The prediction has a mean pLDDT of 79. Predicted 3D model of a 107-nucleotide RNA (SAM riboswitch aptamer (S box leader)) from Pontibacter burrus.
RNA sequence: GAUUUAUAAAGAAGCGUGGAGAGACAGGCUCUGUGAAACGCUAGCAACCUAACAACUCGGUUAAGGUGCUAAUUCCUGAAUCCGGAAGUACCGGAUGAAUAUAAAUU
Numbered sequence: 001g002a003u004u005u006a007u008a009a010a011g012a013a014g015c016g017u018g019g020a021g022a023g024a025c026a027g028g029c030u031c032u033g034u035g036a037a038a039c040g041c042u043a044g045c046a047a048c049c050u051a052a053c054a055a056c057u058c059g060g061u062u063a064a065g066g067u068g069c070u071a072a073u074u075c076c077u078g079a080a081u082c083c084g085g086a087a088g089u090a091c092c093g094g095a096u097g098a099a100u101a102u103a104a105a106u107u
Stems, first nucleotide, its partner, number of pairs: 001107008013042005021031003025078004043070003048066002050063004074099001080096006
């Protein structure tokens, strides 16, 4: 990098270095010299893997070792299909879903 499965309306920030960008991509919108990215330290959130206990057809309780995360619903919308409205191929609403992110497994 690819594939599969699960999850994504909840939750959780300070300091130092740094010095202009960041929010995946496109459009929008937003954040940012009252200090962006990145790096480091400390703190925290969560509970996918993990450990202990419980349960035995139920997926619970506790812990926090491996990851992850700590502006805005994944910030909003997005390919395609379906339904409804609308009126004429534009548009609006909804569902599935696509894309993305993270975890675990396989390759």